[in-house]
A computed fold for a 682-nucleotide part of an RNA from an Anaerolineales bacterium, annotated as large-subunit ribosomal RNA, domain II. The full RNA is in RNAcentral, with records from ENA. Lineage of the source: Bacteria > Bacillati > Chloroflexota > Anaerolineae > Anaerolineales.

Context: one part of a larger RNA
RNA sequence: GCCUGCGAGUUAAUCUUUGUGGCGAGGUUAAGGGAGUCACACCCGGAGCCGUAGCGAAAGCGAGUCUGAAUAGGGCGUACAGUCGCAAGGAUUAGACACGAAACCAAGUGAGCUACCCAUGGCCAGGGUGAAGCGAGUCUAACCGCUCGUGGAGGCCCGAACCUUUCAGCGUUGCAAAGCUGCAGGAUGAGCUGUGGGUAGAGGUGAUAUGCCAAACGAACUUGGAGAUAGCUUGUUCUACCCGAAAUAGCUUUAGGGCUAGCGUCACGUGUUCAGUACUGGGGGUAGAGCACUGGAUGGGCUAGGGGGCUUAUCGCUUACCGAACCCAACCAAACUCCGAAUACCAGUACUUCAGAACGUGGCAGUCGGACUAUGUGAGAUGAGUUUCAUAGUCGAAAGGGAAACAGCCCAGAUCAUCGGCUAAGGUCCUCAAAUCCAAGCUAAGUGGGAAACGAUGUGAGAUUGCUGGGACAACCAGGAGGUUUGCUUAGAAGCAGCCACCCUUUAAAGAGUGCGUAAUAGCUCACUGGUCAAGCGAUCUUGCGCGGAAAAUGUAACGGGGCUAAGCUUGGUACCGAAGCCAUGGGCUUCAGCGCAAGCUGGAGCGGUAGGGUAGCGUUCCGUCUGCAGUGAAGGUCAACCGUGAGGAUGGCUGGAGCGGGCAGAAGUGAGAAUGCAGGC
Numbered sequence: 001g002c003c004u005g006c007g008a009g010u011u012a013a014u015c016u017u018u019g020u021g022g023c024g025a026g027g028u029u030a031a032g033g034g035a036g037u038c039a040c041a042c043c044c045g046g047a048g049c050c051g052u053a054g055c056g057a058a059a060g061c062g063a064g065u066c067u068g069a070a071u072a073g074g075g076c077g078u079a080c081a082g083u084c085g086c087a088a089g090g091a092u093u094a095g096a097c098a099c100g101a102a103a104c105c106a107a108g109u110g111a112g113c114u115a116c117c118c119a120u121g122g123c124c125a126g127g128g129u130g131a132a133g134c135g136a137g138u139c140u141a142a143c144c145g146c147u148c149g150u151g152g153a154g155g156c157c158c159g160a161a162c163c164u165u166u167c168a169g170c171g172u173u174g175c176a177a178a179g180c181u182g183c184a185g186g187a188u189g190a191g192c193u194g195u196g197g198g199u200a201g202a203g204g205u206g207a208u209a210u211g212c213c214a215a216a217c218g219a220a221c222u223u224g225g226a227g228a229u230a231g232c233u234u235g236u237u238c239u240a241c242c243c244g245a246a247a248u249a250g251c252u253u254u255a256g257g258g259c260u261a262g263c264g265u266c267a268c269g270u271g272u273u274c275a276g277u278a279c280u281g282g283g284g285g286u287a288g289a290g291c292a293c294u295g296g297a298u299g300g301g302c303u304a305g306g307g308g309g310c311u312u313a314u315c316g317c318u319u320a321c322c323g324a325a326c327c328c329a330a331c332c333a334a335a336c337u338c339c340g341a342a343u344a345c346c347a348g349u350a351c352u353u354c355a356g357a358a359c360g361u362g363g364c365a366g367u368c369g370g371a372c373u374a375u376g377u378g379a380g381a382u383g384a385g386u387u388u389c390a391u392a393g394u395c396g397a398a399a400g401g402g403a404a405a406c407a408g409c410c411c412a413g414a415u416c417a418u419c420g421g422c423u424a425a426g427g428u429c430c431u432c433a434a435a436u437c438c439a440a441g442c443u444a445a446g447u448g449g450g451a452a453a454c455g456a457u458g459u460g461a462g463a464u465u466g467c468u469g470g471g472a473c474a475a476c477c478a479g480g481a482g483g484u485u486u487g488c489u490u491a492g493a494a495g496c497a498g499c500c501a502c503c504c505u506u507u508a509a510a511g512a513g514u515g516c517g518u519a520a521u522a523g524c525u526c527a528c529u530g531g532u533c534a535a536g537c538g539a540u541c542u543u544g545c546g547c548g549g550a551a552a553a554u555g556u557a558a559c560g561g562g563g564c565u566a567a568g569c570u571u572g573g574u575a576c577c578g579a580a581g582c583c584a585u586g587g588g589c590u591u592c593a594g595c596g597c598a599a600g601c602u603g604g605a606g607c608g609g610u611a612g613g614g615u616a617g618c619g620u621u622c623c624g625u626c627u628g629c630a631g632u633g634a635a636g637g638u639c640a641a642c643c644g645u646g647a648g649g650a651u652g653g654c655u656g657g658a659g660c661g662g663g664c665a666g667a668a669g670u671g672a673g674a675a676u677g678c679a680g681g682c
Base pairs, nucleotide, nucleotide: 001682002681003680004679005678006677011094012093013092014091015090016089017088018087019086020085021084022083023082026050027049028048032044033043034042054061055060064076065075066074067073097235098234100232104225105224106223107222108221109220115199116198117197118196119195120194121193122192123191124189126158127157128156129154133150134149135148136147137146138145162186163185164184167182168181169180170179201217203213204212205211210219238617239616240615241614242613243612248261249260250259251258252257262367263366264364265363266362267361268360269359270358272355273357275352276351277350278349279348280347281346282345288339289337290336294333295332296331298329299328300327301326305322306321307319308318309317310316370395371394372393373392374391375390376389378387379386400411401410402409415587416586417585418584420583421582422581426577427576428575429562430561431560435574437573438572439571440570441569442568448564454548455547458545459544460543461542462541463540464539465538466537467536475532476531477530478529479528481505482504483503487499488498511526515524516523588607589606590605591604592603593602594601595600618671620668621667622666624664625663626662627661628660629659636655637654638653639652640651642649643648
C1' cells in the first nucleotide's frame, strides 16, 4: 500500500409535540398478590398521579377571589375534554454519536541501571625523579653551613593493565536504541572495582548538569478514581422524491463558542390581507447648485488704522509700504445652506397577478470566519487580490455556452430521452460550427495585439484668417546705397562688447542694421527691392486614426496559435453559426383544478442544489404466525445482453454439498471508502 472482517445518535427515567388506539367528566394503576405458562398473556390490587375551579403569602372564601374603608377601580380567573397505552420528532439527567490529550488524585511497585552513603574484600607491569630524617667528611670556640653517602616522600613525572572519552573518520533501516578505528586524559589516588546493605516520588540522591532514580524524569512506574474533561481536530456506513438557508442584529471574561431575533422546512388556521403597475396625498435636506449664514480663500477699488519720511517734533503734510471694515469680480466646504432633485420610503384608491404569495400558532432545524464584481462613502497613498459600511448581482449551494486556460465577469438556471428546429452572449480565413458578405470611410504603425507627462511639417475631416495672374510661396539672376566710422564709451567700438537715440537723403529697394566674422576695419549674409518662372502659398484653432517616449531575468512569450494590410478600426445593413435557454415529439415524478364509488382519466403549473426540514421505500440478522423449496442438489461462489427511477430483485448455466425462502406482523449489536481507525492476510 492493497484485500477481507470489525468499526460511531444507543438505553433508561422524566417533560413536551405530532400521529394512532382504548375509555371518557373521568382516565389510569404502582409495589405486591392469585392461578397458570417454555415465555408473553389473564384475574386482582385505587395507595398514588393527571383532569373536572379558581383566587390569596396565608387563615380562608369560592364562579369568584385578592387588594381595599368601599357595593369603587384594578389584578388573576369564570366558554373551549381529558387521561392511559403504542409509534415517531425534540429536550433534560445520565459517558449519551465514536476515537483522541497534556494533566489531577489515591494505593502500591522499584536503588539487579544510575546518584550518594555504610560494611567487607580485591587491583594498580615497568621505568624516572630523589623531600624529610640519618651517617661520614669538612668547617666552627660551639652552632650554622658545605660536600658525599644513605634514605625513599609525593592528590610528583613517563607509561601498560584498569578507568575515562578531547578530536577525527566510519557507522546512522548500525555489529550496536551510543558501537568501531586512530589519536587522546588519569593511571598511589578526591583512584578503580567485586559482594552484601541503606536512602522512594508532595520523595530520594546530587564536587548543580534540573543531572540521575531500570534504554523518553521541571517531578518514576503500575493499577485504580475513569468512559477525567476536550467551546478543539478527525470520522460518522442504503435509495428515491418535494422544499431549501446563513455567514446579519442584540447580549455575552464574548470574539474560530453560545442564547434570542432574522433567513429555511413541516403541520394547522385566516383567505387576497402580500406583491406589481398607475394615480393621488405625504415628510425629507442627499446629488447638484449656491455664497444669504458659519468658516476658508484670490484679484481690484476705497478707507479707518499702522509702518517709513518731512516737520515748529504738536497741529499737520507726504508715501510705487502693510491694511480691518465696506464695494466689485471670480471661488471652496462631511461636521456651511438663500435653494434643491431623481430614486427610495409611508399612506390611500383602482386595476392586474392564483403565486411553494402574505399573516398567525405550533414541531424541527441549520447559520453567526463569507468571497468577488458594479455603484455610493469612510480608512489607506482618491496603494493593494487591502480594510469598514450601504445598495444590487453572482459564487457560496450552479452544471451548460462565451471570456485561449480562469469559484465571484457576460449569456443562461441542467426531470429524462431525440443523428429534430429557433435563438442569447459571443462569433462566421485555418485551427473551429458559421460571410474570405454588402456599402461608406480611416489606419501603414503588425497600430490592431500593454502604459503617462511631454515631444513631432505622420495622415484624414472641419473652422478662422493672411498673401496671390496688378504674378504670391520656393528657387535662381541682380541690387542691398549716401550723410556715417551717428553720438557716448573705449587702447580700438567702423550696422553687429556695452549705453542713449533710431533721424535725414538718393531711391525700384536698402535697419543708424538679422546672423556669421575682424584686434578694429575688411569679408559673407539677412530684412527690403527689381527680374526670370508660373499657380496656389502661409498662420492659428478643433477633431479622427496613427509615431516617439517603451529596459529583465530557461524560449518567440504583451493576437490562444497559424497567419492577417484586413482576417485591423469606425458607421450602417443582410444572412448564418452558436447553450443542458426556448420550441417540437415521447416518457417519469410532484402538485393544483375538474370528473369518477374506486382504479384512474383530462387539463394547467412545476421538478439545479451544500447546511438543513419533510415524505416514501430497499436491504441485513433474529422472534411470532401462515405457507413453501431442497441430494432429481439448499446456502455461498461465479458468468450473463432480464426486471425496477433507485436502494435492489428475478431467471438460467457452472461450482458447491446441507440447509434455505415467500406473505403478514414484530424486535434491532441493521448498511463503510476514508477516522495518521482496529485485527488478520499478502